[in-house]
RNA sequence: UACUUAUUAAGAGAGGUGGAGGGAAUAGGUCCGAUGAAGCCCGGCAACCGAUUGGAUUCGGUGCUACAUCCUACAGGAAAGUCCUGAAAGAUAAGUG
Numbered sequence: 001u002a003c004u005u006a007u008u009a010a011g012a013g014a015g016g017u018g019g020a021g022g023g024a025a026u027a028g029g030u031c032c033g034a035u036g037a038a039g040c041c042c043g044g045c046a047a048c049c050g051a052u053u054g055g056a057u058u059c060g061g062u063g064c065u066a067c068a069u070c071c072u073a074c075a076g077g078a079a080a081g082u083c084c085u086g087a088a089a090g091a092u093a094a095g096u097g
Stems, first nucleotide, its partner, number of pairs: 001097008013042001015041003021032003026073004043065003048061004069089001074086005
């Protein structure tokens, strides 16, 4: 980096540090932010993989910790300027080349 499979509306701090931005990319919308963003540390959640166990638990490798993956961008449908379904893209895990 490509491909395959699974999941993607549940869950998770009023801590420390840090200082202005952030919610993947582009566009539109919208939301969060000095009553302090990102990042890092700690804590927590979860349980995809491994170990262990009769099982639960536990330990290790990850991951996650505002809002549905914040919503829409493509396709189909409807009682049609709004709603529904699916796809695509993204993310995470495991595997293959």